[in-house]
RNA sequence: GGGGGUGUAGCUCAGGGGCAGAGCAUUUGACUGCAGAUCAAGAGGUUCUUGGUACAAAUCCAGGCACCCCCU
Numbered sequence: 001g002g003g004g005g006u007g008u009a010g011c012u013c014a015g016g017g018g019c020a021g022a023g024c025a026u027u028u029g030a031c032u033g034c035a036g037a038u039c040a041a042g043a044g045g046u047u048c049u050u051g052g053u054a055c056a057a058a059u060c061c062a063g064g065c066a067c068c069c070c071c072u
Base pairs, nucleotide, nucleotide: 001071002070003069004068005067006066007065010024011023012022013021018055026042027041028040029039030038048064049063050062051061052060
């Protein structure tokens, strides 16, 4: 220098045009002598960024950024 992949909750990841979700973690309550386990409820998101398409974009298209892989 060229090509490809990934980017979504604190962490690991789903969702692939029509209200953004799960597990773990975390907070509160129940239970317990205390804690753990279990049960119930809650909080937590500018969906990496800037544009474009569209009635509607996390999702499609283009540029950029970060990381990973391959080639040179």